RNA sequence: UCCUUAUCGAGAGAAGUGGAGGGACAGGCCCGAUGAAGCUUCAGCAACCAGUACAAUGUACAAAGGUGCUAAAUCCGACAGAGCUAUUCUGAAAGAUGAGGG
Numbered sequence: 001u002c003c004u005u006a007u008c009g010a011g012a013g014a015a016g017u018g019g020a021g022g023g024a025c026a027g028g029c030c031c032g033a034u035g036a037a038g039c040u041u042c043a044g045c046a047a048c049c050a051g052u053a054c055a056a057u058g059u060a061c062a063a064a065g066g067u068g069c070u071a072a073a074u075c076c077g078a079c080a081g082a083g084c085u086a087u088u089c090u091g092a093a094a095g096a097u098g099a100g101g102g
Stems, first nucleotide, its partner, number of pairs: 001102008013042005021031003027076002043070003048066002051061004074094001079091004
């Protein structure tokens, strides 16, 4: 970097450092000097892999291991369809994360 596959309306933040951006991406709407991103430490959430038990492509348990995550539905949305123009619903695409593979 690409492919396959599962999940994505739940959950969980403080301190130090830093000093103006951040929320992937038009646009919108938010967050931010009552301190953004990044970095460090500690804490927490969840339970994908790994673990344990059992009738084993499953269910349950636990949270010491490998990841991940800790504003807002993946913040909404973009594309297509339905509905019939107030707005709503469904699906896709894209993205993120895990696992496996090239």